[in-house]
């Protein structure tokens, strides 16, 4: 530096249950193992998910306006590293 056939020391932990945080996506703890050779770490690029805030529209309340509420559409400043790429660090073994 490349690789992961066999092995060893170990590691992580999907779904699901439970509890906490969050508007949600999702995340933390505990239990649990589908899997994982980076399923260690980093949202840099792409993808995907969510849509609180914001914008727009409609409707309602009003005599009217404003304001507020409901619904819908759009939107990442949110999430995902166990979607892919990239960056970075690293155990064991094999080969050079």
């Nucleotide at each position: 530096a490349a690789c992961g056939a066999a092995a060893a020391a170990g590691g992580c932990a999907a779904a699901c249950g439970u509890u906490c945080c969050g508007a949600a996506a999702g995340g933390g703890g505990c239990g649990g193992a589908c899997g994982c050779a980076a399923a260690g770490c980093c949202a840099c690029g792409g993808g995907u998910c969510u849509a609180a805030c914001g914008u727009u529209a409609u409707u309602g309340u009003u005599g009217a306006c404003a304001a507020c509420a409901a619904u819908a559409a759009c939107c990442a400043u949110g999430a995902u590293a166990g979607c892919c790429g990239g960056g970075u660090u690293g155990c064991c073994g094999u080969u050079c």
Molecule: c-di-GMP-I-GGC riboswitch aptamer
Organism: Bacillota bacterium